[in-house]
RNA sequence: CUCUUAUCAAGAGAGGCGGAGGGACUGGCCCAAUGAAGCCCGGCAACCUGUAUGUAUUACAAGGUGCUAAUUCCAACAGCUCAAGACAGAUGAGCUGAGAGAUGAGAG
Numbered sequence: 001c002u003c004u005u006a007u008c009a010a011g012a013g014a015g016g017c018g019g020a021g022g023g024a025c026u027g028g029c030c031c032a033a034u035g036a037a038g039c040c041c042g043g044c045a046a047c048c049u050g051u052a053u054g055u056a057u058u059a060c061a062a063g064g065u066g067c068u069a070a071u072u073c074c075a076a077c078a079g080c081u082c083a084a085g086a087c088a089g090a091u092g093a094g095c096u097g098a099g100a101g102a103u104g105a106g107a108g
Base pairs, nucleotide, nucleotide: 001108002107003106004105005104006103007102008101013041015040016039017038021031022030023029026075027074028073042068043067044066046065047064048063049061050060051059052058072100077097078096079095080094081093082092083091
């Protein structure tokens, strides 16, 4: 890097360094000098691992990754429902699926 698979509505600092950006992309809408990204420490506990238990969507630990604003911040492609209207279209709201993305595990 590619493929497969599971999960993504919860959880997590008024710390230090650092100095202008960041939230994947596009459009929005947000966060940010009352300090962004990044690093350190702390924390959380999703998956793997370990222990207990036993038959769980369980508890504990925090070793390996990971995570630590907002539902994966919302939408984007397709479909359905409702509303006003009612020939139809467009608009608004809700729901479902897929795609894309993120993370873990396994394989090449």
Predicted 3D model of a 108-nucleotide RNA (SAM riboswitch aptamer (S box leader)) from Defluviitalea raffinosedens. Its Rfam family is "SAM riboswitch aptamer (S box leader)". Gene Ontology term of the family: regulation of gene expression. Rfam's curators write: The SAM riboswitch is found upstream of a number of genes which code for proteins involved in methionine or cysteine biosynthesis in Gram-positive bacteria. Of the family's consensus pairs, 97% are formed in the model. Model confidence (mean pLDDT): 82 of 100.